[in-house]
């Protein structure tokens, strides 16, 4: 220098004339005016209403270990498994096996609580089992009885792994090494684990994004909630109960009532709504690995109801991507032309 | 602006403890008939709406997205 993978960023910008929506002052001036995802509506708060949120179920979520937040299914930090690279070591050297760095990915509690599946192959799929081979024996053979999980074959999975002994011929039978279980009133760690050490020859596979279990968590509905005015209209008919937006118990409220239907009328206006106040923004500062917390000093920043944020010239050599609020935030998902930064790996080139 | 359910042959729908992709109508192609329809026999048609995952294995379980009907004032 270029390429490829991660990560964080911008996402056009000045000026001029002509609209469109708020605001302030009033015939005209100033000032303000879309995102990083405003989208999907996946989560999780706020705020508002149900006669207040009380116990039980049911349903649903969420599930390593710490911390962070209003709150999370988010976000930091650590642990453990797995994958790919690379270094080193060993073997039975196209490979396998183990160590160690590094970068990604993990819906990562629990199948010796119990239940329930594992089609087809296959002898045998979870407590059972001998097809081939192998080997005793008995027989003239063929073939029988028995022993046997090292070899074969099946399958996605066949009951630790290699090497030695060891034997009729095998086998943790036995022994070393590596792997697992358990135990520890040991060490380090808030903890998840992680190290020693002892015990065990080690039968008890998989799948919980199957039911289940255990721990936490959750009242339910959504701004078309919800208040308030105005217009307009026809009443029938049923029920005795109705609310508590899944059930029960409790709770409230009910006859000059409530509700259920089935008919008739409106299709308006204002609050809610946008921010003199926020989990608000910006900017320095300090604590924390870090998310994030604290302080300070500034600012106040779109609010519509057919629904505003465009058009055009000129210049930055180009202006081209995905897309546009509709109560409101913080995460997460997806879409996205171009550019710009920093880490890592490879080539090439030059000193 | 919210809430909800669909998405399987051309059409219309089944498909449950996860293991064969079906059914009626429609097409093709033969038998019957003088000949057409009924009829009666064969057959062909499928990215389960896409993409990832879990799992030995997904139409089915889970997440993302796409389209679509619907219901709230």
């Nucleotide at each position: 220098a270029a390429g490829a993978c991660g990560g964080g960023c911008c996402g056009g910008g000045u000026u001029g004339c002509c609209g469109c929506u708020g605001g302030u002052a009033u015939g005209u001036a100033c000032c303000a005016g879309a995102g990083g995802a405003a989208a999907g509506u996946c989560c999780g708060g706020g705020c508002u209403c149900c006669g207040c949120a009380g116990g039980g179920g049911a349903u649903g979520a969420u599930g390593c270990c710490g911390g962070g937040u209003a709150a999370c299914a988010c976000c930091c930090g650590g642990g453990c498994a797995c994958u790919g690279u690379u270094u080193c070591g060993g073997u039975u050297u196209u490979a396998c096996c183990g160590u160690a760095a590094u970068a990604g990915u993990g819906a990562c509690a629990g199948c010796c609580a119990g239940u329930g599946c594992c089609g087809c192959a296959g002898a045998a799929a979870a407590u059972a089992u001998a097809c081939c081979g192998c080997c005793a024996u008995u027989g003239a053979a063929a073939a029988a009885u028995g022993g046997u999980a090292a070899g074969g074959g099946u399958g996605a999975a066949a009951u630790g792994g290699u090497g030695a002994g060891g034997u009729a011929a095998g086998a943790g039978c036995u022994c070393a090494c590596c792997g697992g279980g358990u135990c520890g009133a040991c060490c380090g760690g808030u903890a998840a684990c992680g190290g020693c050490g002892g015990c065990u020859g080690c039968a008890u596979g998989g799948u919980a994004a199957a039911c289940c279990u255990c721990a936490u968590c959750a009242g339910g509905a959504g701004c078309a909630a919800g208040g308030u005015u105005a217009a307009g209209c026809a009443g029938c008919g049923g029920a005795u109960g109705g609310g508590u937006u899944c059930c029960c118990c409790g709770c409230c409220u009910g006859a000059u009532a409530u509700c259920c239907g089935c008919g008739g009328g409106u299709a308006a206006a204002u609050c809610g709504c946008u921010g003199a106040u926020g989990a608000u923004u910006u900017u320095u500062c300090c604590g924390g690995u870090a998310a994030c917390g604290g302080a300070a000093a500034a600012a106040c920043c779109a609010g519509a109801u057919a629904g505003a944020u465009g058009g055009u010239a000129a210049c930055c050599g180009c202006a081209a991507a995905c897309a546009g609020a509709a109560c409101u935030c913080g995460g997460c998902u997806u879409a996205c032309a171009g550019g710009c930064c920093c880490g890592u790996c490879u080539u090439u080139u030059u000193u | 602006g919210g809430g909800g359910a669909c998405g399987u042959a051309g059409c219309u729908c089944a498909g449950u403890u996860g293991g064969g992709a079906g059914a009626g109508c429609g097409c093709u192609u033969g038998a019957a008939u003088g000949g057409c329809a009924u009829u009666c026999a064969a057959g062909a048609g499928g990215u389960c709406g896409a993409g990832g995952g879990u799992u030995c294995g997904a139409u089915u379980c889970c997440c993302u997205u796409c389209g679509u009907c619907u219901c709230c004032a």

Predicted 3D model of RNase P RNA and transfer RNA as a complex of 424 nucleotides. Its mean pLDDT, the model's own confidence on a scale to 100, is 76. Rfam match: Bacterial RNase P class A. By type it is a ribozyme. For this family Rfam cites "Ribonuclease P: unity and diversity in a tRNA processing ribozyme" (Frank and Pace, Annu Rev Biochem, 1998).